[in-house]
This is a predicted structure of an 81-nucleotide RNA (c-di-GMP-I riboswitch aptamer) from a Chloroflexota bacterium. Of the family's consensus pairs, 94% are formed in the model. Its mean pLDDT, the model's own confidence on a scale to 100, is 82. Rfam family: c-di-GMP-I riboswitch aptamer. Rfam's curators write: GEMM was predicted in a large-scale screen for bacterial structured RNA regulatory elements. It was read from a public genome assembly, where an Rfam model found it.

RNA sequence: AGGUAACCCCAGUGAAAGCUGGUGACGCAAAGUGUUGAGCCUAAGGUUAUUAAUAUCAACUAUGGCUGCCAAACUUCCGAA
Numbered sequence: 001a002g003g004u005a006a007c008c009c010c011a012g013u014g015a016a017a018g019c020u021g022g023u024g025a026c027g028c029a030a031a032g033u034g035u036u037g038a039g040c041c042u043a044a045g046g047u048u049a050u051u052a053a054u055a056u057c058a059a060c061u062a063u064g065g066c067u068g069c070c071a072a073a074c075u076u077c078c079g080a081a
Stems, first nucleotide, its partner, number of pairs: 003028002009022005026068001032074002036071002039066003045061004
């Protein structure tokens, strides 16, 4: 010189977690990319259990997510030393 955009709200989408867009700035020198590792969130589907029952309720489980949770990898503006 610039970049990005939290929370709230609105619209859409999704089973949900969440995501996309608008508005708007909490902040960020990697708050750029992307699930490589780990962690966390959700439970549609599946399994188990209960039940007279295909209902209801409960538990487990990503193939679903979170990169502004952390680490690794790659890329990277200006200035000083």